Predicted 3D model of a 96-nucleotide RNA (c-di-GMP-I riboswitch aptamer).
Its Rfam family is "c-di-GMP-I riboswitch aptamer". Rfam links the family to the GO term cyclic-di-GMP binding.
The coordinates come from a structure-prediction model, not an experiment, and the mean pLDDT is 86.
It was read from a public genome assembly, where an Rfam model found it.
Of the family's consensus pairs, 95% are formed in the model.
RNA sequence: AGUCGAAAAAGGCAAACUACUUGAAAGAGUAGGACGCAAAGCCGUGAGCCUAACCCCUUAUCAUUAUGAUAAGGGAAUGGUCGUCAGGUUGCCGAA
Repeated sequence: AGUCGAAAAAGGCAAACUACUUGAAAGAGUAGGACGCAAAGCCGUGAGCCUAACCCCUUAUCAUUAUGAUAAGGGAAUGGUCGUCAGGUUGCCGAA
């Protein structure tokens, strides 16, 4: 220095849940709280997964003459998730 990760030490992060805020939703932020985590630090780049406001299609209804509105169903990220996996990048400690 690399690999690796201890029934080690120091320090760190914080799931569910609760309150408030935010968002159409998924989700996010802050505080509390700890299920877990050796990258559970950072980057949504690829795949997966979640959501469907805008948009598109179908049907119905109502206005009306070329389309509009409403409702239901379907499709669809440009919205999310790095605590799903891969990739990139940085990094604490040091037993075997």